[in-house]
Predicted 3D model of a 72-nucleotide RNA (transfer RNA) from a Candidatus Nealsonbacteria bacterium. It matches the Rfam family "tRNA". It is annotated as a transfer RNA. Rfam's curators write: Transfer RNA (tRNA) molecules are approximately 80 nucleotides in length. The coordinates come from a structure-prediction model, not an experiment, and the mean pLDDT is 80. The sequence was found in a public genome assembly.

RNA sequence: GCCCCUGUGGCUCAACGGAUAGAGUAUUGGUCUUCGGAACCAAGGAUGGGGGUUCAAAUCCCUCCAGGGGCA
Repeated sequence: GCCCCUGUGGCUCAACGGAUAGAGUAUUGGUCUUCGGAACCAAGGAUGGGGGUUCAAAUCCCUCCAGGGGCA
């Protein structure tokens, strides 16, 4: 330099172009316990940036950024 793949809560993963983007784990609060832990209940927190297509975009297209792989 060229080609391919990936980017969603702190972390790990879901989500046919259409419902309020869902779950596990973590965090915080509560219940329970002598305390802690476990268990149960609840809460906050996310689509890498920009543009386009569409009635509607996490999803499709372009571009940029970041990471990974291949070729030279």